[in-house]
This is a predicted structure of a 70-nucleotide RNA (transfer RNA) from a marine eukaryotic metagenome.
RNAcentral holds the sequence, with entries from MGnify.
RNA sequence: GCGUAUAGCUCAGCGGUUAGAGCGCCUGUUUUACACACAGGAGGUCGCUGGUUCGAGACCAGCUAUGCCC
Numbered sequence: 001g002c003g004u005a006u007a008g009c010u011c012a013g014c015g016g017u018u019a020g021a022g023c024g025c026c027u028g029u030u031u032u033a034c035a036c037a038c039a040g041g042a043g044g045u046c047g048c049u050g051g052u053u054c055g056a057g058a059c060c061a062g063c064u065a066u067g068c069c070c
């Protein structure tokens, strides 16, 4: 100097609706049992603090952590 930070993990998410997907986890159905499959469910102060705006996960500033480059 340039990125990244959103669920346990990997990541989506044109300034407006209820913040979501896959995998994972839990319960049920099924099976002698397990797995698969099917149905349902739990789980999030969106890194922190301010600002802009009628309205911020998103835009702006600072900070923190982390990756890359010089």
Stems, first nucleotide, its partner, number of pairs: 001068005008023004016054001025041005047063005